[in-house]
RNA sequence: GGGUCGGUAGCUCAGUCGGUAGAGCAUCGGACUGAAAAUCCGAGUGUCGACAGUUCGAUUCUGUCCUGACCCA
Numbered sequence: 001g002g003g004u005c006g007g008u009a010g011c012u013c014a015g016u017c018g019g020u021a022g023a024g025c026a027u028c029g030g031a032c033u034g035a036a037a038a039u040c041c042g043a044g045u046g047u048c049g050a051c052a053g054u055u056c057g058a059u060u061c062u063g064u065c066c067u068g069a070c071c072c073a
Base pairs, nucleotide, nucleotide: 001072002071003070004069005068006067007066010025011024012023013022019056027043028042029041030040031039049065050064051063052062053061
């Protein structure tokens, strides 16, 4: 330098025909307990890597860039 895959919640990841963004764990509040742990109930805490383009509408499609892993040279 060329190519493939990835970047979404604090962490690990879903979300595949474009239509109000989710799960588990963690965290916070409550119940229970003498007090804790466990258990149960409740709460999503997010510029979907950045900037443009297409579209009535983009996490999703297109372009460029940033970044991680791997392959080729």
Record summary:
Transfer RNA from a Syntrophobacterales bacterium, 73 nucleotides, folded computationally. It was read from a public genome assembly. It matches the Rfam family "tRNA". It is annotated as a transfer RNA. About the family: Transfer RNA (tRNA) molecules are approximately 80 nucleotides in length. The prediction has a mean pLDDT of 81.